[in-house]
RNA sequence: GCCGGGAUAGCUCAGUUGGUUAGAGCGCUGGGUUGUGGACCCAGAGGUCGAGCGUUCGAGCCGCUCUCCCGGUACCA
Numbered sequence: 001g002c003c004g005g006g007a008u009a010g011c012u013c014a015g016u017u018g019g020u021u022a023g024a025g026c027g028c029u030g031g032g033u034u035g036u037g038g039a040c041c042c043a044g045a046g047g048u049c050g051a052g053c054g055u056u057c058g059a060g061c062c063g064c065u066c067u068c069c070c071g072g073u074a075c076c077a
Base pairs, nucleotide, nucleotide: 001073002072003071004070005069006068007067010026011025012024013023019057028044029043030042031041032040050066051065052064053063054062
């Protein structure tokens, strides 16, 4: 350089055929319970969906460019 895969909440990951307000577990915050804590129960906060542009009535999902990560492969030495 070329090919393929990936980037979604603090972390690990889902997200079907493009369609109303984007989800789970863990973690975090508040409350309950407890002598205190853990565990358990209830509630809540937390997202420019890597960046930009485009297609579309409508994009996490489709197209293009770029950035970063992983794997394969080629070349130089």
This is a predicted structure of a 77-nucleotide RNA (transfer RNA) from a Candidatus Hydrogenedentota bacterium. It was read from a public genome assembly. The organism belongs to Candidatus Hydrogenedentota, within Bacteria. The coordinates come from a structure-prediction model, not an experiment, and the mean pLDDT is 80.